[in-house]
RNA sequence: GGUUCCGUAGUCUAGCGGUUAGGACUCUAGACUUUGAAUCCAGCAACGGGAGUUCGAUUCUCCCCAGAACCU
Repeated sequence: GGUUCCGUAGUCUAGCGGUUAGGACUCUAGACUUUGAAUCCAGCAACGGGAGUUCGAUUCUCCCCAGAACCU
C1' cells in the first nucleotide's frame, strides 16, 4: 500500500429504516440480616466523528478516526 471485517453504558452483548435503544455483569440506594455474603426490589449509565439518501438513520451510502485478520 491492497482486500475483508468490526466500532452501542464502566465491561460483554441484542437490535432487517418508525423502539421509551433491550439484556447480563458492574455501580448506587432500599428490603432481608447482629454484620457481611447470597437473594429480592428500584435507579444511574450507551449508538466513534462528519456529510449524504430518506418524511424518518443505531440501521443504508461515502469520507475520516480507532481496532482485527489476510496479502504484498